Predicted 3D model of a 494-nucleotide part of an RNA (small-subunit ribosomal RNA, 5' domain) from a soil metagenome. The coordinates come from a structure-prediction model, not an experiment, and the mean pLDDT is 84. The full RNA is in RNAcentral, with records from SILVA. It matches the Rfam family "Bacterial small subunit ribosomal RNA".

Context: one part of a larger RNA
RNA sequence: GCCUGAACGCUGGCGGCGUGGCUAAGACAUGCAAGUCGCACGGAUGUAGCAAUACAUCAGUGGCGAACGGGUGAGUAAAGAAUCGCUAACGUGCCCCGGAGUCAGGGAUAGCUGCCCGAAAGGGCAGGUAAUACCUGAUGACAUCCCUCCGUCGCAUGGCGGAGGUCUCAAAGGAGCAAUCCGUUCCGGGAGCGGGCGAUAUCGUAUCAGCUAGUUGGUGAGGUAACGGCUCACCAAGGCGACGACGCGUAGCCGGACUGAGAGGUUGGCCGGCCACAUUGGGACUGAGACACUGCCCAGACUCCUACGGGGGGCUGCAGUAACGAAUCUUCCGCAAUGCACGAAAGUGUGACGGAGCGACGCCGCGUGUGGGACGAAGCCCUUCGGGGUGUAAACCACUGUCAGGGGAAAGAAAGUUCUGAUCUACCCCAGAGGAAGAGGCGGCUAACUCUGUGCCAGCAGCCGCGGUAAUACAGAGGCCUCGAGCGUUAGGC
Numbered sequence: 001g002c003c004u005g006a007a008c009g010c011u012g013g014c015g016g017c018g019u020g021g022c023u024a025a026g027a028c029a030u031g032c033a034a035g036u037c038g039c040a041c042g043g044a045u046g047u048a049g050c051a052a053u054a055c056a057u058c059a060g061u062g063g064c065g066a067a068c069g070g071g072u073g074a075g076u077a078a079a080g081a082a083u084c085g086c087u088a089a090c091g092u093g094c095c096c097c098g099g100a101g102u103c104a105g106g107g108a109u110a111g112c113u114g115c116c117c118g119a120a121a122g123g124g125c126a127g128g129u130a131a132u133a134c135c136u137g138a139u140g141a142c143a144u145c146c147c148u149c150c151g152u153c154g155c156a157u158g159g160c161g162g163a164g165g166u167c168u169c170a171a172a173g174g175a176g177c178a179a180u181c182c183g184u185u186c187c188g189g190g191a192g193c194g195g196g197c198g199a200u201a202u203c204g205u206a207u208c209a210g211c212u213a214g215u216u217g218g219u220g221a222g223g224u225a226a227c228g229g230c231u232c233a234c235c236a237a238g239g240c241g242a243c244g245a246c247g248c249g250u251a252g253c254c255g256g257a258c259u260g261a262g263a264g265g266u267u268g269g270c271c272g273g274c275c276a277c278a279u280u281g282g283g284a285c286u287g288a289g290a291c292a293c294u295g296c297c298c299a300g301a302c303u304c305c306u307a308c309g310g311g312g313g314g315c316u317g318c319a320g321u322a323a324c325g326a327a328u329c330u331u332c333c334g335c336a337a338u339g340c341a342c343g344a345a346a347g348u349g350u351g352a353c354g355g356a357g358c359g360a361c362g363c364c365g366c367g368u369g370u371g372g373g374a375c376g377a378a379g380c381c382c383u384u385c386g387g388g389g390u391g392u393a394a395a396c397c398a399c400u401g402u403c404a405g406g407g408g409a410a411a412g413a414a415a416g417u418u419c420u421g422a423u424c425u426a427c428c429c430c431a432g433a434g435g436a437a438g439a440g441g442c443g444g445c446u447a448a449c450u451c452u453g454u455g456c457c458a459g460c461a462g463c464c465g466c467g468g469u470a471a472u473a474c475a476g477a478g479g480c481c482u483c484g485a486g487c488g489u490u491a492g493g494c
Stems, first nucleotide, its partner, number of pairs: 001494004006490005013366006019359002021324001027321002030319003035064003040061002043058006071277003080202001082200006090194003095190007103137004112127006143168001146165008173182003203249003210240003215237008252274004256267004279300005302313004330356001332355003338352001339350004369399004379390004403435001405430004412424002438483005443464003449478005459466002
């Protein structure tokens, strides 16, 4: 000098864009943050109607979603992250393309009705009902398993293609007058996404030098979508290490950010990618996908309700609370936009998101007026008492109208023919200099000097150093210098 998620002191007019719990991954009152579909299904309630029926709403069965989005950085030194590769060892709901199909039946169960238990959370028995819920049978292939033959490719195990034989396995309907549309089953391909493996490289410490029994390898089996000690039985005795194993400490990693001429050093907040976690520890279930933040089970700590028998909870989501701390915001508005889930659609939901609010926390922009105005008012300060400074500064005269204030109109953010704005606002008019300047410094470094007070006192100080009776260094004042809605200080990085 530059920088910061800053804090503190003094001061503080407006706007835009950003940004804001760095400490206790400590504890949380309250509300909201994941639903949707009646064009899968039976029904209940309501409205209209004499009725058939139509419409609306809803608990339940069923489907899809809830594995995304949002938060945090505890753990992790390698199961991670980065880069480059491999998978001939793999998976894939929704979406796209192609091929083939959708036949015949059946038994239940919630809702509902009745009865019963419980303080509650909840639960039991009986009856009876529907489906795109569940089950059986049929058909079935270029698919699967196994065998034979041929061709071809690959780094090995092996892959791919063709011919023949054998084995196994499927389905669901809904809307519409109809055309048709949406769905459904099997197979192949694709896109996107994901799982696994390898190489390189990834902080400090040797006052950590030896570490290792599923340990290293093999055979076989199990398991997985898949390779593999991933797991198990048996066999062998291996494997790693001064190119730092093992241990200890510290730490999420990267794109990037800050600084620097660069090399480098430091760093990883906001935004984007990856990872990990969800009160602590463990476990599986469902599912295309989880070992699942607002799912389930068990154990622990904590906490709440209780009729004492027994139950409930998990803000490292958005707000908010107390606590901690030098320190960090509203229990706001809206689904109008973008996106996501569901739906044929209308649409519904969405603390994602879009906005507004608070904080000079940062950056940027603007203003606090403009022109004229005296050999120069008053006040204050200095003085050699002549004068000098503040100073065109003020007053005064003439004007302007940014911002703030009041009013108006309705463009734009709305895409896409109609419709749709939470919020923001271009634009037009009105009045009127009114409402808007401070902070630090002035001995040298370092830009800016005098007077008074004090008297090694009181005090200053980044370093050198000032102060003991003329202090440009303390304190006050006048003046001056620098920056300016900021200015300084502290902490930290280069």